[in-house]
RNA sequence: UGAUUAUCAAGAAAGACGGAGGGACAGGCCCGCUGAUGUCUUAGCAACCCAUGUCUGCAAUAACGCCAAACGGCUACGCAGACAGAUGAAGGUGCUAAAUCCUGCCCUGGCUAUGCCGGGGAAAGAUAACGG
Numbered sequence: 001u002g003a004u005u006a007u008c009a010a011g012a013a014a015g016a017c018g019g020a021g022g023g024a025c026a027g028g029c030c031c032g033c034u035g036a037u038g039u040c041u042u043a044g045c046a047a048c049c050c051a052u053g054u055c056u057g058c059a060a061u062a063a064c065g066c067c068a069a070a071c072g073g074c075u076a077c078g079c080a081g082a083c084a085g086a087u088g089a090a091g092g093u094g095c096u097a098a099a100u101c102c103u104g105c106c107c108u109g110g111c112u113a114u115g116c117c118g119g120g121g122a123a124a125g126a127u128a129a130c131g132g
Stems, first nucleotide, its partner, number of pairs: 001132001004129005013042005021031003025104004043096003048092002050088003053083006065074003100124001105121007
């Protein structure tokens, strides 16, 4: 950087630095010199990875993994997958204004109808996991 899968109406802020724009894009609407966005420190939230569980398969004639050009060697309360969703929070990420702040493209419902209020899907975006 791109692909795949999952999630995105819940939750969680203080201090220091700094000094003008910021909320991805457009429109709207908000946040911001009573100091935002950002950076750092500390704290917290959450439970994607992770630990514990059940089942299945492989495995002491070493499976998986590592080393080796190869022969072969080393390593075992081992390795892999599926499912479940309870508990936990040490570690790897993430997050801590507003629903991803709302809408945007397609389909569609209701009403007091050039408007207002909804429903479904897509696109875009964010995060995680896992490949290239």